Small-subunit ribosomal RNA, 5' domain from an uncultured bacterium, 512 nucleotides, folded computationally. Rfam family: Bacterial small subunit ribosomal RNA. The coordinates come from a structure-prediction model, not an experiment, and the mean pLDDT is 92. The RNAcentral record of the full RNA draws on ENA, Greengenes and SILVA.

[in-house]
Context: one part of a larger RNA
RNA sequence: GGUGAACGCUGGCGGCGUGCCUAAGACAUGCAAGUCGUGCGGGCCGCGGGGUUUUACUCCGUGGUCAGCGGCGGACGGGUGAGUAACGCGUGGGUGACCUACCCGGAAGAGGGGGACAACCCGGGGAAACUCGGGCUAAUCCCCCAUGUGGACCCGCCCCUUGGGGUGUGUCCAAAGGGCUUUGCCCGCUUCCGGAUGGGCCCGCGUCCCAUCAGCUAGUUGGUGGGGUAAUGGCCCACCAAGGCGACGACGGGUAGCCGGUCUGAGAGGAUGGCCGGCCACAGGGGCACUGAGACACGGGCCCCACUCCUACGGGAGGCAGCAGUUAGGAAUCUUCCGCAAUGGGCGCAAGCCUGACGGAGCGACGCCGCUUGGAGGAAGAAGCCCUUCGGGGUGUAAACUCCUGAACCCGGGACGAAACCCCCGACGAGGGGACUGACGGUACCGGGGUAAUAGCGCCGGCCAACUCCGUGCCAGCAGCCGCGGUAAUACGGAGGGCGCGAGCGUUACCC
Numbered sequence: 001g002g003u004g005a006a007c008g009c010u011g012g013c014g015g016c017g018u019g020c021c022u023a024a025g026a027c028a029u030g031c032a033a034g035u036c037g038u039g040c041g042g043g044c045c046g047c048g049g050g051g052u053u054u055u056a057c058u059c060c061g062u063g064g065u066c067a068g069c070g071g072c073g074g075a076c077g078g079g080u081g082a083g084u085a086a087c088g089c090g091u092g093g094g095u096g097a098c099c100u101a102c103c104c105g106g107a108a109g110a111g112g113g114g115g116a117c118a119a120c121c122c123g124g125g126g127a128a129a130c131u132c133g134g135g136c137u138a139a140u141c142c143c144c145c146a147u148g149u150g151g152a153c154c155c156g157c158c159c160c161u162u163g164g165g166g167u168g169u170g171u172c173c174a175a176a177g178g179g180c181u182u183u184g185c186c187c188g189c190u191u192c193c194g195g196a197u198g199g200g201c202c203c204g205c206g207u208c209c210c211a212u213c214a215g216c217u218a219g220u221u222g223g224u225g226g227g228g229u230a231a232u233g234g235c236c237c238a239c240c241a242a243g244g245c246g247a248c249g250a251c252g253g254g255u256a257g258c259c260g261g262u263c264u265g266a267g268a269g270g271a272u273g274g275c276c277g278g279c280c281a282c283a284g285g286g287g288c289a290c291u292g293a294g295a296c297a298c299g300g301g302c303c304c305c306a307c308u309c310c311u312a313c314g315g316g317a318g319g320c321a322g323c324a325g326u327u328a329g330g331a332a333u334c335u336u337c338c339g340c341a342a343u344g345g346g347c348g349c350a351a352g353c354c355u356g357a358c359g360g361a362g363c364g365a366c367g368c369c370g371c372u373u374g375g376a377g378g379a380a381g382a383a384g385c386c387c388u389u390c391g392g393g394g395u396g397u398a399a400a401c402u403c404c405u406g407a408a409c410c411c412g413g414g415a416c417g418a419a420a421c422c423c424c425c426g427a428c429g430a431g432g433g434g435a436c437u438g439a440c441g442g443u444a445c446c447g448g449g450g451u452a453a454u455a456g457c458g459c460c461g462g463c464c465a466a467c468u469c470c471g472u473g474c475c476a477g478c479a480g481c482c483g484c485g486g487u488a489a490u491a492c493g494g495a496g497g498g499c500g501c502g503a504g505c506g507u508u509a510c511c512c
Base pairs, nucleotide, nucleotide: 001511002510003509005508006507007506008505009504012371013370014369015368016367017366018364019363020329025327026326027325029324030323031322034072035071036070039069040068042066043065044064045063046062047061048060049059050058051057079282080281081280088207089206090205091204092203093202094201095200098199099198103195104194105193106192107191108190109189111145112144113143114142115141120135121134122133123132124131125130150173151172152171153170155168156167157166158165159164177187178186179185180184208254209253210252215245216244217243220242221241222240223239224238225237226236227235257279258278259277260276261272262271263270264269284305285304286303287302288301307318308317309316310315335361337360338359339358343357344355345354346353347352374404375403376402377401384395385394386393387392409449410448411447412446413445417440422434423433424432425431456501457500458499459498460497461482462481463480467496468495469494470493471492477484478483
C1' cells in the first nucleotide's frame, strides 16, 4: 500500500460499486421456457344463420377455452468451482480428416398415389402415480412412384497431390402446404453451390510443490484389416510384431479450474484469479444412451446408490451450484420486493405471449467518492475543571453574546431514458406522415419558503507526532520489538492537557 473481509467502540446524508471466501450440506413455498389457430382434427362453453314436420336430428360461420397431433425453441440465457496438472487453459498454427438449425447470395424444382397414431368414443386395471385393450380420424405426421437442375457412391480417366477439383458409364436420393388486398403476392417446403456465424479434432511453445515418489507401461508401443464417428486416431476390435516413456524428472503423491486481468514493486519480480469478460468443467453421487443441426442434456429420459416425502404396503414422487427464501455450518455475507417501460432472447405474418436474462428498488459505513454538524465578529481572557514555586499558568476566541448563511424539512412544478414495432401515403421497399407505450417515480432536477442543525475513535517510554497530577506498589496490570510495575511510574488505572485521523477510528487475518 492492498482486501468479497471479520471483530470492538462510534455512526448524519447522497452517488456508484459490492455482499456464503465455510457444508458442490440439506431444502418448505412461489416463480425462473415457452410459443404458434397463417400446419391439423377435436372436446367443452357461447353468439349468429341454414336444412328438415315444432321436436328429434343435422350443416355452416364466428368467438372463447382446454388438452392432443405437428413445428420451432427447451444445447441459448442463468448458477457453481466439486473434479481437472490435462492440448484443460494461454498463445501461434494445421484440417487434402470435419460439421454448422435459424440468417444472407446464387441455381433448379414442388407431378401422382397410399398409410398410421393421438385427441375423441367404448371397455378394463390401480389408493395414487398412472396404465392396458378395442374402434374412428386430420395435417407442414409417415411411406411409395415419378421428375434429376443438382448431389452421393463404385469403377475408369485428367488436373492437383493425404479423403482437393473435374469428367464418363452405372446405381441411388427430393418436396408441403398455409394466408390473403386471389391467376398475383406474402409466409413457408425440396435438392445443390457459396457466404456468414458457431463449433469438433490435431500440432509447436508456455503452465505449482515433493526425488523422504526412480523407475513406469499389456491396448501397453507400432503395423495390417475392420468397426465406429461429421471427422483423424489403439477411440474400439481381431491378428501380427516387441515395442513405448524416464534425472531435459517418467511413474507416484500433494495442491489447484485456466486466462484477460488484479494487488504490490522504480523495475525485474513476487502474490493472486472475488466482481466484469473469454474458455473449461459440473448439475444429489455414479453410469448410460435416446431425440436432435447441435446434448450424453441444471429446471428431458433410463438404471444403480444415498437421502427426503406419499401410500390402501401392491407401489409411487423428488433433486435451488436459477431468483428470493429456510435450515445447518461459520468470525461472516441481503428482499420469499417492482416491472417487462428499456436492452437482449424464444415463438409468431402480425397483434402479441413468455422471459427472477435484464432494467430497477430494498437491506449492510463492506469499499470508493462527494457533502454536513456552520461563517464572521467576540476578553490580556467569565464560570467550571487541571496544574502551580500560590505570584500565576492552561483549556481559550474556545463558550456566552451580536450579525450572517440556511443541511434537514414544507409547498409548487416535474423529467431524460421513447421511438420504434403498429397504422396511413408510397410498392408490405426507400422516404414521408400519424398514433400508443415509463417499473424506476411524483424520484432526479427546477422554483419558492425555511431551522444553527450528530462526533467519534486510537494514541502520547524509544522506534513514533504528542506531558503533567493523582491512584497503585513486581500487586493490579501493559506489551508489536526493546521492555515497564518491588512508594514520587511521561510505559499500569483515572483525570487535565496534547498528538493523529475523522463518519469513521482501531484490532485481527492474509498478500506485496